This is a predicted structure of a 73-nucleotide RNA (transfer RNA) from a Pyrinomonadaceae bacterium. Its Rfam family is "tRNA". Its mean pLDDT, the model's own confidence on a scale to 100, is 81.
């Protein structure tokens, strides 16, 4: 050269046969302690790697590109 998987908040993963992107851990605020941790209650954080197409509608499908792992030559 072919050939397969995967890319989703900071991390680690979900989202079924196309329908409002959730789960934990972090972080931050407040309860609670003389304090810290724990627990417990809210809260911020996601152009779903790029770019295009299909379709009312796309994380999900279709190309094309990129990274990042496999298997073959």
């Nucleotide at each position: 050269g072919g050939g397969g998987a995967c890319g989703u908040g900071a991390c680690g993963c979900a989202a079924c046969c196309g329908g409002u992107a959730g789960c934990g851990u972090g972080u931050c605020u407040g309860u609670c302690u003389u304090a810290c941790a724990a627990a417990c209650a809210g809260a911020a954080a996601g152009u779903u790697g790029g770019a295009g197409g299909u379709u009312c509608g796309a994380g999900u499908c279709c190309u094309c590109c990129c990274g990042u792992c496999c298997c073959u030559a």